A computed fold for a 76-nucleotide RNA from a Thermodesulfovibrionales bacterium, annotated as c-di-GMP-I riboswitch aptamer. Of the family's consensus pairs, 94% are formed in the model. It matches the Rfam family "c-di-GMP-I riboswitch aptamer". Rfam's curators write: GEMM was predicted in a large-scale screen for bacterial structured RNA regulatory elements. Rfam links the family to the GO term cyclic-di-GMP binding. Lineage of the source: Bacteria > Pseudomonadati > Nitrospirota > Thermodesulfovibrionia > Thermodesulfovibrionales. The sequence was found by an Rfam model in a public genome assembly.
RNA sequence: UCUCGACAAAGCCAAACUCUCUGUGAAGAGAGUGCGGAAAGUAACGGGUCUAAAAAAAGAUGGCCGAGCUACCGAA
Repeated sequence: UCUCGACAAAGCCAAACUCUCUGUGAAGAGAGUGCGGAAAGUAACGGGUCUAAAAAAAGAUGGCCGAGCUACCGAA
């Protein structure tokens, strides 16, 4: 360095729910909270699902799956 993932250490993120705001909607943002996560970081490339339309487009979802890029620690 690569692979890998510990009853290790320091940390990190935040499901569902509640309140507020945005959006036609899926959903997103902020706060509380804490289901869980070794990438639950990033990015819509390929699928899936959802919204919308029901012709083509478009949008959302990365904590649905796969691949890509980046990254803390260093037991076996």